[in-house]
């Protein structure tokens, strides 16, 4: 110089004018009141503070909070899956082990169990898992010398995604863990490590394909719903409950007796329907609350490789409910991406113009 | 905002991990004087991107789109 890797940060800046939301202090109006004061409500009102994100997104995990259920345990269902640690918790994070990729800094991995059992492995192929032999190779017999037939074998060819440990030497009729060496694998044991695991020694000729993001087995975790959760205040109409009042006559003023109105109908009978007032409870519309001070953010110190923890200091940093955070002008530059809260928080995933900082790697040149 | 479900020919639906089917529709031919009906045939699809697997419409993850439900009492 060029090419990269990892971690962190910013997300157009400044000024002016107008506008919007919450809150505070005023102003105006109004209600209560002990009528100076105080408390509350309303606003085309004034001033001031604050006013989206790193993902506010997807709703994929975990937790707080709220209601319901619940003695305890088990089954079922769901989830997670190398080891250790962190955390309120997690499927997240950190460190380590193993495997893969890269020259490297580094990056990626759903990474328990296939000798517990069951299932599946299309086509091709002899054979896809109790086994077995198409072409070959070797050999006995027969032979018309083309081959046929019986046996041995699995080294070679062929099929397939996958073929019964691999390479080499010995061995053999040809071959074969048949024997041996190395590698791989299983078992036992020792050493290091908390562990995953690694290494050493001994031993077994090999235990017998793949698939568990197929059923399953093992270990661990796990009640259900969600702020439209939940709590409070509470119209009008209808409906529910209770009490009273309803027309006429009598009355000893306590009550007693008889009856009503409307519709169908010419009438009786019959059938159907019916009032007013007050109070109470449930409860709709509507309103209030839940609502933002928090496992929070930032600085410093200490402990730890680290995730993180502890202590201390500093401030308060959106809280709407048709839902605010915008518009215009000027100016500067690198010309501005993805996108906007709705109970809150910790993660993951996805989208994203550009720029800055720190550490590190490879390459070229110079010293 | 919260919670569920579904994406397969033009449409409505099937589809044990092994060549994706059916009905209606479309097109062509036969039949008819013509049309309809009928008969024969053809074209046409797994929302997208990764992963597991020899092999994925199917299993897993991500993403995009669509649909449905959510005051209280009864």
């Nucleotide at each position: 110089u060029g090419a990269g890797c990892u971690g962190g940060c910013c997300a157009g800046g400044c000024a002016g004018u107008c506008g919007c939301g919450c809150c505070g202090c005023g102003g105006u109006g109004u209600g209560c009141u002990u009528u100076a004061u105080g408390c509350g409500c309303a606003c085309u009102u004034g001033c001031g503070u604050c006013g989206a994100g790193g993902a506010a997104a997807g709703u994929c995990c975990g937790g707080g909070c709220u209601c319901c259920a619940c003695a305890g345990g088990g089954c079922a269902g769901g989830g997670u899956g190398c080891c250790a640690g962190g955390u309120a918790a997690c499927g997240c994070c950190u460190g380590g082990g193993g495997g893969g990729c890269g020259c490297g800094a580094g990056c990626c991995c759903a990474c328990g169990g296939a000798a517990a059992g069951u299932g599946c492995c299309a086509c091709a192929g002899a054979a896809a898992a109790u086994a077995u032999a198409c072409c070959g190779c070797c050999u006995g017999c027969g032979u018309u010398c083309g081959c046929g037939u019986g046996g041995g074998u699995a080294a070679g060819g062929g099929u397939g995604a996958a073929a019964u440990g691999g390479u080499g030497c010995g061995g053999u009729a040809a071959g074969a863990g048949c024997g041996c060496a190395c590698c791989g694998c299983g078992c036992g044991u020792c050493u290091g490590g908390c562990a995953a695991c690694a290494g050493g020694c001994g031993u077994g000729g090999c235990a017998g394909g793949g698939u568990a993001a197929a059923c399953c087995c093992c270990a661990c975790c796990u009640g259900g719903a969600g702020c439209a959760a939940g709590a409070c205040c509470a119209a009008a109409u209808a409906g529910g409950a209770a009490a009273g009042c309803a027309g006429c006559g009598g009355u000893u003023c306590g009550c007693c007796g008889c009856a009503g109105c409307c519709g169908u109908g010419g009438c009786c009978c019959a059938c159907g329907g019916c009032g007013c007032u007050u109070u109470c409870g449930g409860g709709u519309a509507g309103g209030u609350u839940g609502c933002u001070u928090g496992a929070g953010c930032g600085g410093c110190a200490u402990g730890g490789c680290g995730a993180c923890a502890u202590g201390u200091c500093c401030g308060c940093c959106a809280g709407a409910u048709g839902a605010a955070u915008g518009a215009c002008u000027g100016u500067c530059c690198a010309c501005g991406a993805c996108a906007g809260a709705a109970c809150c928080c910790g993660g993951c995933u996805u989208a994203u113009c550009g720029g800055c900082c720190a550490g590190c790697u490879c390459u070229u040149u110079u010293u | 905002g919260c919670g569920g479900g579904c994406g397969u020919a033009g449409u409505u639906c099937a589809g044990c991990g092994g060549c994706a089917g059916a009905a209606c529709a479309u097109c062509a031919g036969c039949u008819u004087c013509c049309c309809a009906a009928g008969c024969u045939g053809a074209g046409a699809a797994c929302g997208c991107g990764g992963g597991u697997u020899c092999g994925a419409u199917u299993c897993c993850c991500g993403u995009c789109g669509c649909c449905c439900g959510c005051u209280c009492c009864a």